RNA sequence: UACUUAUCCAGAAAGGUGGAGGGACAUGGCCCGACGAUACCUUAGCAACCUAUACUCGAUAUAAGGUGCUAAUUCCAACUCAAGAAAUUGAGAUAGAUAAGUC
Numbered sequence: 001u002a003c004u005u006a007u008c009c010a011g012a013a014a015g016g017u018g019g020a021g022g023g024a025c026a027u028g029g030c031c032c033g034a035c036g037a038u039a040c041c042u043u044a045g046c047a048a049c050c051u052a053u054a055c056u057c058g059a060u061a062u063a064a065g066g067u068g069c070u071a072a073u074u075c076c077a078a079c080u081c082a083a084g085a086a087a088u089u090g091a092g093a094u095a096g097a098u099a100a101g102u103c
Stems, first nucleotide, its partner, number of pairs: 002102007013043005021032003027077003044070003049066002051063004055058001074095001079092005
C1' cells in the first nucleotide's frame, strides 16, 4: 500500500509553543478562529477494539499495558431508492476514520 471483518446519533480539556486560516475530499451550506483557531508538546481525561485481571463465566465488571479519541452525527449535503404538490423525511451506496487480522 491492498484486502477482510467490526464500529462510527454516546463519552471525554487544561496548560505551553506558535501566529492564520481551519473543519479529509473539487462544489454548496453551516460552523470554529487575533477573547489566538488548525497544528505540535505536556499533563489530565474518555472509551473498551486488542490485552490483562476478577467473578456469578456474561450482551459481565475493572482499566495497569498496545492503539484510538477529547467542537458540532464522520458538522450537513452531494449519488441511488422510497414517501410527499413542495419544503422535507427515511433507507442505502460511495468516500473516510479507528481497531483487529491477512498477503